Small-subunit ribosomal RNA, 3' major domain from an uncultured bacterium, 472 nucleotides, folded computationally. The coordinates come from a structure-prediction model, not an experiment, and the mean pLDDT is 82. RNAcentral holds the full RNA, with entries from ENA, Greengenes and SILVA.
Context: one part of a larger RNA
RNA sequence: UGACGGGAGCCCGCACAAGCGGUGGAGCAUGUUGUUUAAUUCGAAGAUACGCGAAGAACCUUACCAGGUCUUGACAUCCCGUGCAACGCUAUAGAGAUAUAGUUGAGGUUAACACGGUGACAGGUGGUGCAUGGUUGUCGUCAGCUCGUGUCGUGAGAUGUUGGGUUAAGUCCCGCAACGAGCGCAACCCUUAUUGCUAGUUACCAUCAUUAAGUUGGGGACUCUAGUGAGACUGCCAGUGAUAAAUUGGAGGAAGGUGGGGAUGACGUCAAAUCAUCAUGCCCUUUAUGACCUGGGCUACAAACGUGCUACGAAUGGCUAUUACAAAGAGAUGCUAAGCCGCGAGGUGGAGCUAAUCUCAUAAAGGUAGUCUCAGUUCGGAUUGGAGUCUGCAACUCGACUCCAUGAAGUUGGAAUCGCUAGUAAUCGCGGAUCAGAAUGCCGCGGUGAAUACGUUCUCGGGCUUUGUACA
Numbered sequence: 001u002g003a004c005g006g007g008a009g010c011c012c013g014c015a016c017a018a019g020c021g022g023u024g025g026a027g028c029a030u031g032u033u034g035u036u037u038a039a040u041u042c043g044a045a046g047a048u049a050c051g052c053g054a055a056g057a058a059c060c061u062u063a064c065c066a067g068g069u070c071u072u073g074a075c076a077u078c079c080c081g082u083g084c085a086a087c088g089c090u091a092u093a094g095a096g097a098u099a100u101a102g103u104u105g106a107g108g109u110u111a112a113c114a115c116g117g118u119g120a121c122a123g124g125u126g127g128u129g130c131a132u133g134g135u136u137g138u139c140g141u142c143a144g145c146u147c148g149u150g151u152c153g154u155g156a157g158a159u160g161u162u163g164g165g166u167u168a169a170g171u172c173c174c175g176c177a178a179c180g181a182g183c184g185c186a187a188c189c190c191u192u193a194u195u196g197c198u199a200g201u202u203a204c205c206a207u208c209a210u211u212a213a214g215u216u217g218g219g220g221a222c223u224c225u226a227g228u229g230a231g232a233c234u235g236c237c238a239g240u241g242a243u244a245a246a247u248u249g250g251a252g253g254a255a256g257g258u259g260g261g262g263a264u265g266a267c268g269u270c271a272a273a274u275c276a277u278c279a280u281g282c283c284c285u286u287u288a289u290g291a292c293c294u295g296g297g298c299u300a301c302a303a304a305c306g307u308g309c310u311a312c313g314a315a316u317g318g319c320u321a322u323u324a325c326a327a328a329g330a331g332a333u334g335c336u337a338a339g340c341c342g343c344g345a346g347g348u349g350g351a352g353c354u355a356a357u358c359u360c361a362u363a364a365a366g367g368u369a370g371u372c373u374c375a376g377u378u379c380g381g382a383u384u385g386g387a388g389u390c391u392g393c394a395a396c397u398c399g400a401c402u403c404c405a406u407g408a409a410g411u412u413g414g415a416a417u418c419g420c421u422a423g424u425a426a427u428c429g430c431g432g433a434u435c436a437g438a439a440u441g442c443c444g445c446g447g448u449g450a451a452u453a454c455g456u457u458c459u460c461g462g463g464c465u466u467u468g469u470a471c472a
Base pairs, nucleotide, nucleotide: 001472002471003469004468005467007466008465009464010463011462012461013460015456016455019420020419021418022417023416026310027309028308029307030306031305032304033303034301035300042053043052064296065295066294067293068292069291070290073121077120078119079117080116081115082114083113088103089102090101091100092099093098123285124284126283127282128281132279133278134274135273136272137270139268144183145182146181147180148179149178150159151158152157163174164173165172189262190261191260192259194230195229196228197227198226199225200224204219205218208217209216233256236250237249238248239247240246312413317372318371319370320369321368322367323366329360330359331358334353335352339348340347341346379410384405385404386403387402388401389400390399426448427447428446429445430444431443432442
């Protein structure tokens, strides 16, 4: 000087407390361990692994296994020889890779391409993340981390950065052997909340006509869209304060003290993660640890754990009928309307749309009416049987969905433990990426919309000062 303390003081955080809803019990989905297996490819491991890499394993992917094949190779450069082709198509054999045979083909001209050969080499999702770059997690959006000159100290170092206030903040003020500066904080950026102007099509419709319908004429007011401005700065008033910084209350205002949300992550820590995104040193391999194919596996299943979904709780409910109100997105190998067929998944059909125009696309919870009458039930939907639909060469291993039948556990969950402070929790539906098909996951969107916070004694984590130390 640090680190540590079941030392001290001050301060903060959904850290506790106050509340609301969960997990832990059930069934299922999904990931992991373990076990099994020819293989169940590999990585991730307290917080910071476990719906994680994977924004999507039937084949492919695929790295794993079995079998069948190739050896200058599936891919690149160089050299030599041969061919006018190569690609494609057909036939036969085969599980296919492939092998054999035939055929088409005038485009190109030191070439390209194919075949054969030679070796230099290619190749490796083989090893090492404790050789590395790059990228990422975490402490933590915590308020810290440093430097120059000066001064003090023999020196390691100190000072500045400590002190008194204050702040979300090393934020600002005052003081001070310090004076300044840098990386962080804040601001600048995006979005949302109000509004002026400009502009009105595909959006809008107050007035005038018109229609089944903003449908059409028309309008440029309103909504909205999207460009440019305004607006918030403790600016104003009062109290408190050291006359400061600031803070408390108030006014005006759409908004008030960082308005809400996002992006933004200092010096560093964990030899943290990744050699399987990529790049890369060294090591290993080279008729195989490389390459191609068929089939299988990654989907196994006494068990354990994590993360979720659906429920039970019931009547603030289930079911049936009827009736409203969104936002944000996506669409040409695409989204697919009306109509018709089917109980339905869907089929048929083909209008429109490169989208404020058309389509996906009926939002659901909600309102109204009826029924059920407290039950393992008209709760719950697992499982199983049958019949189908769709995608796709192909749904047996191993897809999603529909209909009929079946109708399991489950009556609120031990110890323990998690999230959340406002348009939040809870609850309700909608969309997107990936994607032929395949979400209860992920990323977004809006609808309805709470309770509680006395406070900092305690638990956890963090910041500053101080103290002790046999630790570095």